[in-house]
Context: one part of a larger RNA
Molecule: small-subunit ribosomal RNA, 3' major domain
Organism: uncultured Chloroflexota bacterium
RNA sequence: UGACGGGGGCCCGCACAAGCAGCGGAGCGUGUGGUUUAAUUCGAGGCUACACGAAGAGCCUUACCUGGGCUUGACAUCACGGUGGUAGGGAACCGAAAGGGGACCGACCUUCGGGAGCCGUGACAGGUGCUGCAUGGCUGUCGUCAGCUCGUGUCGUGAGAUGUUCGGUUAAGUCCGAAAACGAGCGCAACCCCCGGGGUACGUUACACGUAUCGUGCCCGACUGCCCGUGAGAAACGGGAGGAAGGUGGGGAUGACGUCAAGUCAGCAUGGCCUUGAUGUCCAGGGCGACACACACGCUACAAUGGUCGGUACAAUGGGUCGCAAGGCGGUGACGCCAAGCCAAUCCCGCAAAGCCGGUCGUAGUUCGGAUUGCAGGCUGCAACCCGCCUGCAUGAAGUCGGAGUUGCUAGUAACCGCGCGUCAGCAGAGUGCGGUGAAUGCGUUCCCGGGCCUUGUACA
Numbered sequence: 001u002g003a004c005g006g007g008g009g010c011c012c013g014c015a016c017a018a019g020c021a022g023c024g025g026a027g028c029g030u031g032u033g034g035u036u037u038a039a040u041u042c043g044a045g046g047c048u049a050c051a052c053g054a055a056g057a058g059c060c061u062u063a064c065c066u067g068g069g070c071u072u073g074a075c076a077u078c079a080c081g082g083u084g085g086u087a088g089g090g091a092a093c094c095g096a097a098a099g100g101g102g103a104c105c106g107a108c109c110u111u112c113g114g115g116a117g118c119c120g121u122g123a124c125a126g127g128u129g130c131u132g133c134a135u136g137g138c139u140g141u142c143g144u145c146a147g148c149u150c151g152u153g154u155c156g157u158g159a160g161a162u163g164u165u166c167g168g169u170u171a172a173g174u175c176c177g178a179a180a181a182c183g184a185g186c187g188c189a190a191c192c193c194c195c196g197g198g199g200u201a202c203g204u205u206a207c208a209c210g211u212a213u214c215g216u217g218c219c220c221g222a223c224u225g226c227c228c229g230u231g232a233g234a235a236a237c238g239g240g241a242g243g244a245a246g247g248u249g250g251g252g253a254u255g256a257c258g259u260c261a262a263g264u265c266a267g268c269a270u271g272g273c274c275u276u277g278a279u280g281u282c283c284a285g286g287g288c289g290a291c292a293c294a295c296a297c298g299c300u301a302c303a304a305u306g307g308u309c310g311g312u313a314c315a316a317u318g319g320g321u322c323g324c325a326a327g328g329c330g331g332u333g334a335c336g337c338c339a340a341g342c343c344a345a346u347c348c349c350g351c352a353a354a355g356c357c358g359g360u361c362g363u364a365g366u367u368c369g370g371a372u373u374g375c376a377g378g379c380u381g382c383a384a385c386c387c388g389c390c391u392g393c394a395u396g397a398a399g400u401c402g403g404a405g406u407u408g409c410u411a412g413u414a415a416c417c418g419c420g421c422g423u424c425a426g427c428a429g430a431g432u433g434c435g436g437u438g439a440a441u442g443c444g445u446u447c448c449c450g451g452g453c454c455u456u457g458u459a460c461a
Stems, first nucleotide, its partner, number of pairs: 001461002003458003007455007015445002019409005026300008034291002042053002064286007073124001077123007088105002093100002108115002126275002129273003135269002137264003140260001142258001147186006153162003165178004192252004197220007207210001223246001226240005302402001306361007318349003323342002327338004368399001373394007415437007
C1' cells in the first nucleotide's frame, strides 16, 4: 500500500422483510451426471456449467463406431516430365454405395511455338489430432457497481501519501462548502433509438372520399423554470401550481482501470508438438435418441374463480414468389383437388385466446387429468424400423397442491391469455419478440447474500 476479520461507523441492491405466483412431490419434454455400449463424438463444471455452444441430430449435419474404398489425395500453389481420340460424358459387368471397370460418343483457345485440361514424379495438401497454462480475437463475471488514474506542486530517507480526505447532498468521485493542493483523463451524466402530449408539411396502397384515424419527416415541450417551506444567502431536499408528462418521465443501446493463468485451439485466426497407404479423405449402415438411477430448466395437471357444449366481442409485432394463399368442392379430421389475388400500408397468413351470454356437470380419481398403448389414416422427404410431426376412433396411468429447502417479481411489473418470427423440406413444451386482461405488498435495515466509502487490528502478500 493492499487483502482479510464470526472489528467498528455510514450507505446501497427484490439482499432480507411485506406480498403474489412458483420450483422441490406426479406424468411428460429437454439438458447433465452416472451406468451401459462397437460407438453412445466433443466442449461447458459454485455464483459465472446443466432448453448452455444446438436460431431445428431420420440420410446430410457428424466431428463417434462397424465395415467397404482412395493415396498429390474432397481442396490450393509451384517445379519437372509425359499426353492427342486429349479434356469431358459414359453402356455391359462387380458392388450396399463409394469405388473399380471400360464398349462407345466426343470438345475449347491459339500469334501454330503453344495454352487450358489431364496423367506421372517431387515439393506439398489435409487433420473438429494435443496444448485456451504459448497466443490473437471475442465472451462471461464482479457490475450500470462508482469507481480507476495522471501532470505539476507539497509532505515523507523510502515504499508511498496528498489530490480521491472531512461537513452536507446525490442514482452517481452528482453537486456545494471546507481543505496543500491546483488542474486533467478514463468512467457517471448528457449527446443516439423506442414509447407518452402538441404543432406543422406532405401523402400512396390508410380512412369517414376530402379528410387526417394513420404513415413519413421537421419543430415545440421538462429546465427544479415558477411558488412556499427546510437548509448555511450553498448544493440540495419536502410540498404545491400549471402540465400529456416532473424532479433521471418509462424502456433500450452504451460496461472505466482491472479480477478470475475464468471460457473458447470445435466459429475464425495462430506458435509449438504430433500424424502422412492415415489421426487425411469418400461411402453404406449404425450411433449422438441406450436406461437400475441422480440433479437442473421447463410443459401439463391435480379441478367448480373449473371442465364441456352452443352463441358472441376486441389486438399488436411480424412473415410471404422454390413463397403466403382468399374462395369453391371432397373428407368427422389431419389434409387433398381446383384456383382468384399478392414481389405486398393494396392480396394472403388471419376466426386471436383468456373475456362476455346461456345450457350442462355436483365433489366424484369424476364430463378433472391426460401419460401409455392398439388400430386406421394425413403430410414432408430418395427414405419416417432404429428415430419425425399431425388427425380420427379406442385405451385411459400417476396425480387430491407437494419434506428439508429454494426461485422470480416493486407497475402496465408479477400472474394469467393467446399471436408472430428466426432456425427449418419436415419437426418448438426451447429461444426471441408482440399485444390482451391485470394485481398484492414494501413497517423497516436487526438478520442472510453481494457491493461502495471511511476507520481499526494483523504473525498474510